This is a predicted structure of a 148-nucleotide RNA (SAM riboswitch aptamer (S box leader)) from uncultured Marmoricola sp.
Model confidence (mean pLDDT): 79 of 100.
The source organism's lineage runs through Bacteria, Bacillati, Actinomycetes, Nocardioidaceae and Marmoricola.
The RNAcentral record of the sequence draws on MGnify.
RNA sequence: CUCAUCAAGAGGGGCAGAGGGACACGGCCCGCUGAAGCCCCGGCAACCGCCACACGAGCCUCCGACCGCAGUCGUCACAGACCGGGCGGACCGAGUGGGAGUGGUGCCACGUCCGUCCUGGCCCGAGAUCCGGCCCGGGGAAGAUGAG
Repeated sequence: CUCAUCAAGAGGGGCAGAGGGACACGGCCCGCUGAAGCCCCGGCAACCGCCACACGAGCCUCCGACCGCAGUCGUCACAGACCGGGCGGACCGAGUGGGAGUGGUGCCACGUCCGUCCUGGCCCGAGAUCCGGCCCGGGGAAGAUGAG
C1' cells in the first nucleotide's frame, strides 16, 4: 500500500499497584471488592495453514473405442501409422460448501464506547427557509485483526 472482517463468542489464578476503554477534546463507562503490564492455566473464533467428504469450471497429459482422410509415411490398391474430430474414462484442479482444532496468528467487560467530517428521517424551539437541539439511521475518516 491492497483486500477481507469489525455481528456473535470466550476468564480463572499468581505477581503488580493506579490507572484503563488506540490518539486529541467533550461526554459516558470500568477500576483499591484491584486498572495497565508480565507470567501460568483455561477457553472462543476460524483469517492463514490442514483434511480431501460433496459439488465442480477448466487447461495440459495419458488411456479407450468410434468417425474422418487435406497432408506425410505406407500399400499394387485397400488396410494401417502420424494427423484431425468430437465422445467416454483417469490424473490435475481454481472455486463453492463441509470438517477438525494438533500448526501460525488473533481474541476473551459493555463496544471498534458515543460525538467530532458529510448525509437521510421524526420531533422540539416563534420555526416556512435558515439555525440550534433530542432521538433513530447511512457513509467517510481513523483504528484493530488477518492475509498478501